[in-house]
RNA sequence: GCCGAUGUAGCUCAAUGGUUAGAGCGGCUGAUUCGUAAUCAGCAGGUUGAGGGUUCGAAUCUCUCCAUCGGCU
Numbered sequence: 001g002c003c004g005a006u007g008u009a010g011c012u013c014a015a016u017g018g019u020u021a022g023a024g025c026g027g028c029u030g031a032u033u034c035g036u037a038a039u040c041a042g043c044a045g046g047u048u049g050a051g052g053g054u055u056c057g058a059a060u061c062u063c064u065c066c067a068u069c070g071g072c073u
Stems, first nucleotide, its partner, number of pairs: 001072007010025004018056001027043005049065005
């Protein structure tokens, strides 16, 4: 330099262009316990990497850029 893949909650990952973007783990609060762990109930936590475009409607399609990883040279 060229090609490809990936980017969503603190972490690991879902989500057919259409409900208020969800789950597990983790965090917080409460219940239970003499106490801790475990268990149960609840809560918080997201500009879906950035910026444009298409569309009635975009995490999803598309363009540019950025980051990471892989391959080729």

A computed fold for a 73-nucleotide RNA from an Acidobacteriota bacterium, annotated as transfer RNA. The coordinates come from a structure-prediction model, not an experiment, and the mean pLDDT is 81.